[in-house]
RNA sequence: CGCUCAUCAAGAGCGGUGGAGGGACAGGCCCCGUGAAGCCGCGGCAACCGAUUUGUUCGGUGCCAAUGCCUGAUCGAUGAGAU
Numbered sequence: 001c002g003c004u005c006a007u008c009a010a011g012a013g014c015g016g017u018g019g020a021g022g023g024a025c026a027g028g029c030c031c032c033g034u035g036a037a038g039c040c041g042c043g044g045c046a047a048c049c050g051a052u053u054u055g056u057u058c059g060g061u062g063c064c065a066a067u068g069c070c071u072g073a074u075c076g077a078u079g080a081g082a083u
Stems, first nucleotide, its partner, number of pairs: 003081006013042005021031003025072004043064003047061005068075001
């Protein structure tokens, strides 16, 4: 990278840095110098897996505008697994 399975209408943001983009893609519609992306710190949410062993807590990964923002498609994301 490709394959299989599950989930995606709930939930959860501040500070520093940075300096114009971002919401995967197309079309819409939005967010953004009252500061985008990225990076760092701290905090939080909660799904899967592992440990604990019935207390939930800890660990790994994930997530923290809008229903995966809406529609579309042979689409995407995350977790777990197999090769």
Description: SAM riboswitch aptamer (S box leader) from an Actinomycetes bacterium, 83 nucleotides, folded computationally. Model confidence (mean pLDDT): 81 of 100. Lineage of the source: Bacteria > Bacillati > Actinomycetota > Actinomycetes. It was read from a public genome assembly, where an Rfam model found it. Rfam family: SAM riboswitch aptamer (S box leader). From the family's description: The SAM riboswitch is found upstream of a number of genes which code for proteins involved in methionine or cysteine biosynthesis in Gram-positive bacteria. The SAM riboswitch acts at the level of transcription termination control. The predicted structure consists of a complex stem-loop region followed by a single stem loop terminator region.